[in-house]
RNA sequence: CCAUCCAUAGGAAAUGGAGUUUUCCUUAACCGUCACACGUUGACUAAUGACUCCUACUGGUUU
Numbered sequence: 001c002c003a004u005c006c007a008u009a010g011g012a013a014a015u016g017g018a019g020u021u022u023u024c025c026u027u028a029a030c031c032g033u034c035a036c037a038c039g040u041u042g043a044c045u046a047a048u049g050a051c052u053c054c055u056a057c058u059g060g061u062u063u
Stems, first nucleotide, its partner, number of pairs: 009026005016054006032044004
């Protein structure tokens, strides 16, 4: 100096909050799709990585 292991702590997974769980990261993990004239362009899906609940948004029904 590098690699690995252990302990502890924190963070991330395209729009909010909480719980559970999975994976990843240790200054990185992460930062959606399509089209094009590649631009300070246009169009589109989604509040989850996954499950549940709440909130926001959209559609329908009833009062």